[in-house]
This is a predicted structure of a 393-nucleotide RNA (Bacterial RNase P class A) from an Alphaproteobacteria bacterium. It is recorded under the gene name rnpB. Model confidence (mean pLDDT): 76 of 100. The RNAcentral record of the sequence draws on ENA. Its Rfam family is "Bacterial RNase P class A". Gene Ontology terms of the family: ribonuclease P activity, dimeric ribonuclease P complex and tRNA processing.
């Protein structure tokens, strides 16, 4: 200087003038809600989007166990409230390389596919040429799967003997396997020994293994005010009660007491409550359709957090701990702006450069309960660290 790879960080600034919303403080007016002036403080992101993940936090007559059934993750150790995020390893693929990706249990539990093209695509072969033999000269029968051809993939590669010609038939080296050694928490590595020298691939097919998951969601939800009809109709399904009791109610009796038909108490069963079936509990009727009525007002929820900054400790990092210091939006048809000036950067013009002067442009995009993440959108600028070129000392 050139190309490139990974991290952060900014994404207009300042003044003046005038509009909002929110909240502290005195004051004043008001029974009170609240209202009116002063006078401080605060007011839209990194992505707020997207609605894909985990969650807080609310409600829910179902609940605990077990099975299914639906979806989800998938190597390994760690972090995290928690995740299908993140860190940091192992394997595998791409890069010269700095880096990047990740489709990562299970193909011997079954089942399915692998178009075309090819002799054949997993119970898998013989086109083209090879060797042998016979022979009508062109054919038949054996042999082989080493060379070629097709193809994403074709019964391990590479040489070397050996063979009628070949083939892990044999042998080095590679690759595979197998049981031990070593080193690593682990995922795997690593070298030696032995060996039949291999029955592909696809599971981001279905599946099977393993593990996790209750449902709806701030328009959840409480409260307050207000108002109304505890509404009407049709259709199906169910229909169930038995025993015991005499404290209590009832009846009868002047009382003592009797009596238990019905109410009640207590057990057992039936029906209905959650996908099965269990053992609890609740409950006494279950589903579906059509019509009509009131309510739309206000208050909370609503912002002190799994919270930000800092510094110092652990840790290879994710992140944790300690001290310390700050409160940084709460709207409700939806506030958080508008104008004006100067500067700032960017790019083209003029000017050899530079100063400087003109003109345009300044991205993506706006809180609605809140947090941690993840994808996607982004003009334009800085800054660190790291590859590989080339030069120059």
């Nucleotide at each position: 200087c050139c190309a490139g790879a990974u991290g952060g960080c900014c994404g207009g600034a300042u003044g003046a003038c005038u509009g909002c919303c929110u909240u502290g403080u005195u004051u004043c007016a008001g029974c009170g809600a609240u209202g009116a002036a002063a006078u401080g403080g605060g007011g839209a992101g990194g992505a707020a989007a997207g609605u894909c993940c985990g969650g807080g936090c609310u409600c829910c007559a179902g609940a605990g166990g077990a099975a299914a059934a639906u979806g989800g993750u998938g190597c390994c150790g760690g972090a995290u409230a928690a995740c299908g995020u993140c860190c940091g390893g192992c394997g595998g693929g791409g890069g010269c390389a700095a880096c990047c990706c990740u489709a990562g249990g299970g193909a011997c539990a079954g089942u399915g596919c692998c178009a075309c093209a090819g002799a054949a695509a997993a119970c898998a072969g013989a086109c083209u040429a090879c060797c042998u033999g016979c022979u009508u000269c062109u054919g038949c029968a054996g042999g082989a799967a080493a060379a070629g051809g097709u193809g994403a993939a074709a019964a391990g590669g590479u040489g070397c003997g050996g063979u009628a010609a070949g083939a892990g038939c044999g042998c080095a080296c590679c690759g595979c396997g197998u049981g031990g050694g070593c080193g690593g928490u682990a995922a795997c590595g690593c070298a030696a020994a032995c060996g039949g020298c291999a029955u592909g691939g696809c599971a981001a097919a279905c599946c099977c293994c393993a593990c996790c998951a209750g449902g709806a969601g701030c328009a959840a939800g409480a409260c307050c005010g207000a108002a109304u009809a505890g509404g009407g109709a049709c259709a199906g399904c169910a229909u169930a009660g038995c025993g015991u009791g005499g404290u209590u109610g009832u009846a009868c009796g002047c009382a003592a007491g009797u009596a238990u038909a019905c109410a009640c108490a207590c057990g057992c069963g039936c029906g209905g409550g959650u996908u099965u079936c269990u053992u609890c509990c609740c409950u006494g009727g279950c589903u579906g359709u059509c019509c009509g009525g009131g309510u739309u007002g206000g208050u909370c929820g609503c912002g002190c957090g799994a919270g930000g900054c800092g510094u110092u400790c652990g840790g290879u990092a994710a992140c944790g701990a300690a001290c310390g210091u700050c409160c940084c939006a709460g709207a409700u048809g939806a506030a958080u702006g508008g104008u004006c000036a100067u500067c700032c950067g960017u790019u083209g013009c003029a000017a050899g450069g530079a100063c400087u002067g003109c003109a345009a442009c300044g991205a993506c995009a706006g809180a609605a309960c809140c947090c941690g993440g993840c994808u996607u959108a982004c003009a334009g600028g800085c800054c660190g660290u790291c590859u590989g070129g080339c030069u120059u000392a």